RNA sequence: GCCCGUAUAGUUCAACGGAUAGAAUAAGGUCCUCCUAAGACUUAGAUGCAGGUUCGAUUCCUACUACGGGUG
Numbered sequence: 001g002c003c004c005g006u007a008u009a010g011u012u013c014a015a016c017g018g019a020u021a022g023a024a025u026a027a028g029g030u031c032c033u034c035c036u037a038a039g040a041c042u043u044a045g046a047u048g049c050a051g052g053u054u055c056g057a058u059u060c061c062u063a064c065u066a067c068g069g070g071u072g
Stems, first nucleotide, its partner, number of pairs: 001071007010025004018055001027043005048064001050062003
C1' cells in the first nucleotide's frame, strides 16, 4: 500500500429499517442491619465522525478516524 472485521452507558454485551435504545456489572440515593457484606427498591448514565438512501437509520450505502486481523 491492498483486503477483511469491529466501534452503543465507567466496563461487558443486546437491539427484523419503526416502542421512551435494553440488560448485567460498576456508581449515587433510600430501606434492611448494632456495623459491614449480602438482599430489596430507586436515580443518573451511551449509538466514533461527516455525508447519502428512506416517510423513518444503532441497523443499509460512501468517505474519514481509531483499534484488531490478514497479505505483498